[in-house]
A computed fold for a 330-nucleotide part of an RNA from Azospirillum brasilense, annotated as large-subunit ribosomal RNA, domain IV.
Context: one part of a larger RNA
């Protein structure tokens, strides 16, 4: 001095990034229990009492022919102790909020979560020796499926209410096919070599010639996007209004200093004697926005964040015991 446990005056989070560790609660039986709710729950909510052993009277089940044993309840009376669920065992609880509905699933050996799934919603793609897949491509052959579109394959999204606003101008993807472009192949004017010639050889203009691309449309729960600038109301400020460029269309509902807010510890209000966090508003949104889903939202959660009670050696400030180490001596 260390580890592992007990115990401690007065205070009771002052500790600390953070109540991290520790402590408190812990059974059961009678009371009695709030907002909120998707009416199922919240809920062991919270909170409050009782619990031991002896007496008596009554008592409800089994069993037994009976006496009576076994055991439960209820009511009164009474003892003793510091302590009656005496030991081990055995929920700390209430508030807001955020994010994900949810039970599950993961980073075997530094992340358990808001990550993954998920049941719903949606597009889309496949008429069946289907699509996809095994497999770059070809064959056979399997899987999909002993299935058939209320089926299967892909994606996004992710219970649930309430909703999902505009753009097709670029990328993609569907569809069209009338002109352009356009490969090899047809065709071949002509011309070149040789050759005496017949031919052979090679060359090569027009002209035809698919898909694809130009092209015309359609599609955003495809990939994506959703504007500047000047001016105006009788105090002042703002601008419902007006003008202008630009754009495919210029952000709707909702929400917003946010798991987004750079400036910024923004202003205001709540909480605290004092709050960079928290929450309730404001809206100037450097840089929110609607299935890359937008806002709510019961219940859940070994998430996270703030605040209270209650509890305690986290602490003020440390103390002591026990055990085992480390050390010293033998």
């Nucleotide at each position: 001095u260390g580890a592992u446990g007990c115990u401690g005056a007065a205070g009771g989070a002052a500790c600390u990034a953070g109540g991290c560790a520790a402590a408190u609660u812990g059974c059961a039986c009678g009371c009695g229990u709030a907002a909120c709710u998707u009416c199922g729950g919240g809920a062991u909510a919270a909170g409050c009492g009782u619990g031991g052993c002896c007496c008596c009277a009554c008592u409800a089940u089994a069993g037994g022919c009976a006496a009576c044993u076994a055991c439960u309840g209820u009511g009164g009376g009474g003892c003793g102790g510091c302590a009656c669920a005496a030991g081990c065992c055995a929920g700390g609880g209430g508030g807001u909020g955020g994010c994900g509905a949810c039970u599950g699933u993961u980073u075997a050996u530094u992340u358990a979560a808001a990550a993954c799934a998920c049941a719903g919603g949606g597009c889309u793609c496949u008429g069946c020796g289907a699509a996809g897949g095994c497999u770059c491509c070809c064959a056979a052959g399997c899987c999909g499926a002993c299935g058939u579109a209320u089926a299967g394959g892909g994606u996004c999204u992710g219970a649930c209410g309430c909703c999902u606003g505009c753009c097709c101008g670029g990328u993609g993807c569907u569809g069209g096919a009338a002109g352009g472009u356009u490969a090899a192949g047809a065709c071949g004017a002509g011309g070149u070599g040789u050759g005496a010639a017949a031919g052979c050889a090679c060359u090569g203009a027009a002209u035809u010639g698919a898909a694809g691309c130009c092209c015309c449309a359609g599609u955003a729960a495809a990939c994506g996007g959703c504007g500047g600038c000047c001016g105006u109301a009788a105090c002042u400020a703002u601008a419902a209004c007006g003008g202008u460029c630009c754009u495919a269309a210029g952000g709707u509902a909702g929400c917003g200093a946010a798991a987004u807010u750079c400036c910024u510890u923004g202003u205001c209000g709540g909480g605290u004697a004092a709050g960079u966090u928290c929450c309730g508003a404001c809206c100037c949104g450097c840089a929110u926005g609607a299935a890359u889903g937008g806002c709510g939202u019961a219940a859940c959660g070994a998430u996270c964040u703030c605040c209270c009670c209650a509890c305690u050696g986290u602490c003020u400030c440390c103390a002591g015991c026990a055990u085992c180490a480390a050390c010293u001596c033998a």
Description: Lineage of the source: Bacteria > Pseudomonadati > Rhodospirillales > Azospirillaceae > Azospirillum. The coordinates come from a structure-prediction model, not an experiment, and the mean pLDDT is 87. The full RNA is in RNAcentral, with records from ENA and SILVA.